This is a predicted structure of an 87-nucleotide RNA (c-di-GMP-I riboswitch aptamer) from Paenibacillus psychroresistens.
The RNAcentral record of the sequence draws on Rfam.

[in-house]
RNA sequence: UAUUCGAAAAGGCAUACUUAUUGAAAGAUAAGGUCGCAAAACCACAGAUCUAAGGGAUUCAUAUCCUAGGGUAGCUGGGUUACCGAA
Numbered sequence: 001u002a003u004u005c006g007a008a009a010a011g012g013c014a015u016a017c018u019u020a021u022u023g024a025a026a027g028a029u030a031a032g033g034u035c036g037c038a039a040a041a042c043c044a045c046a047g048a049u050c051u052a053a054g055g056g057a058u059u060c061a062u063a064u065c066c067u068a069g070g071g072u073a074g075c076u077g078g079g080u081u082a083c084c085g086a087a
Base pairs, nucleotide, nucleotide: 003087004086005085006084012037013036017032018031019030020029021028022027035074041080042079043078045077046076047075048072049071050070054067055066056065057064058063
């Protein structure tokens, strides 16, 4: 340096939930929290999935349905980068 692996230790991340802020919602951010994680770091490229403000369809209307320029990287694949230790 490359590949493979994760027994221990150091260090790291943070599910549910709570509070505050934000958003139409899904969700996000901050603090607490600690289900778990060896990429639970980053990128919405493919699939999957959540939401439906706006737009569209039907309707007298109420309302229903469709739609991602909005999300999820802690759903899977792919891409990029990286800590500790072992072989």